[in-house]
RNA sequence: GGAGAAGACUGGGUGACCGCUCAUAGCGGCAACGCGAUGAGAGGAAAGUCCGGACUUCAUGGGCAGAGCGCUGGGUAACACCCAGGCGGAGCGAUCCGACACCAGCACCACAGAGAACAGACCGCCGAUGGCCAAAGCGAUAGGACCCCAAUCUCGUCGCUGCGGAUCAGGUAAGGGUGAAACGGUGGGGUAAGAGCCCACCGCGGGGAUGGUGACAUCACCGGCAGGGUAAGCGUCGCUCGAUGCAAGGCCAAAUAGGAAGACAUCCGCCGUUUCCUCUGAGGGGAGGCGGCGACCGGCUGGCCCGGCUGAGGUCUUCGGGUAGGUCGCUUGAGGUUUGAGGCAACUCACACCCCAGAGAAAUGAUCACCCCUGUCUGGGAGCAUAUCCCAAACGGGACAGAAUCCGGCUUAUAGGUUUUCUCCACCG
RNA sequence: GGGGCUGUAGUGAAAUCGAGAUCACGCUACCUUUGCAAGGUAGAGUUUGGAGUUUGAGCCUCCACAGCUCCACCA
Repeated sequence: GGAGAAGACUGGGUGACCGCUCAUAGCGGCAACGCGAUGAGAGGAAAGUCCGGACUUCAUGGGCAGAGCGCUGGGUAACACCCAGGCGGAGCGAUCCGACACCAGCACCACAGAGAACAGACCGCCGAUGGCCAAAGCGAUAGGACCCCAAUCUCGUCGCUGCGGAUCAGGUAAGGGUGAAACGGUGGGGUAAGAGCCCACCGCGGGGAUGGUGACAUCACCGGCAGGGUAAGCGUCGCUCGAUGCAAGGCCAAAUAGGAAGACAUCCGCCGUUUCCUCUGAGGGGAGGCGGCGACCGGCUGGCCCGGCUGAGGUCUUCGGGUAGGUCGCUUGAGGUUUGAGGCAACUCACACCCCAGAGAAAUGAUCACCCCUGUCUGGGAGCAUAUCCCAAACGGGACAGAAUCCGGCUUAUAGGUUUUCUCCACCG
Repeated sequence: GGGGCUGUAGUGAAAUCGAGAUCACGCUACCUUUGCAAGGUAGAGUUUGGAGUUUGAGCCUCCACAGCUCCACCA
């Protein structure tokens, strides 16, 4: 000097003038309100509403269902967040990325390919073994070489052995080829050819030792290899979770038809007590009221089941009617800043100081001037130069975006500027 | 402000278990006709955008975008 990696900060400034919201005290006004003064007034994401809480009301007995999370340790009010570490992957590296538990059961794996899940044989290799052809050898034998016989020779036949050949059966899974994936990889031995068939190394599995809180790592030993992938498919294991969402909810005020329709029992059995009627010898029978228990049915209890509560002029659903006001909740809080301490860090603790929007259809804005950053073009200057640098003027640009109950995170959007640490490459000393 | 749902050619819809993206109308060109309509033949045109899981995504997961819908109080 170039190319990168990881952070931190910032997000135009000053002035004039015209406005907006809130608070404070003042003046005027019976009041509503008006007037001027002083002070305060958007963000790093206020956004998406994706997680986690606070808070609110309702519920709060058990099970099932449902939802979420998923390497280890720590932080925290809590988390799907953060920090530190492990393992896997990417990069020369600084660093970055990872939904990173489990394939036992069920399900799926298109096309291609011989074969895709207790796999398979298309090409290829072999063909040891059993058949086929068959050189050569050995043995036997009819005929022939002369009329006969023998030996010998020759041709033929049969039998045995069978070099060699082809590959029917068969062997094989080294190689080719298909695919995302083909039942460990490389090398050697071995074999008919091959193959964990055998051996070495690597991988894998098992139990062990050592180190570490742990995830895990290292070491030596044993085993010849268990038999694929997908759980962001159903599922299994472990842990966590009640619903609701400030339009929550409380109070005050105003107004109207406490309106209509629909759904759902008033029942049964037993016991106790009491009243009446009736038959009557004790006593029995019938009807009614009240209470209790049980069964059934309805309603409520976040979904289902059990359990619990409840039992009618009630509960639920739908339609209709009225209002569109005020006030609390509301901003002092897991708050901020400085210093010190603990911790590798996230973070925590202690002391001191500070108060930092609170509107309610919604304020925080607009105009002008100067300055700042930056782009284009023009003019001038330096310069060998159309590299480059300096000055001036004109025109243009200065992002994403806008609190709505409040916090902690994540994610997404964002013109530019400042700055710290680190890595790689090139050059110079 | 808060909750829920949806997104497939220009329009309306289908796609079972994750594997070929399909149907109707419309559009374009040609044929037919004197011309138009109707009819016939051929064709073009898509999973809202991005990322991930997977061999493979309209479908599963995440992020973003767009649209639809519900939620006030009183008796």

Source information:
Predicted 3D model of RNase P RNA and transfer RNA as a complex of 504 nucleotides. Its mean pLDDT, the model's own confidence on a scale to 100, is 78. It holds a member of the Rfam family "Bacterial RNase P class A". Its family is annotated with tRNA processing, dimeric ribonuclease P complex and ribonuclease P activity in the Gene Ontology. By type it is a ribozyme.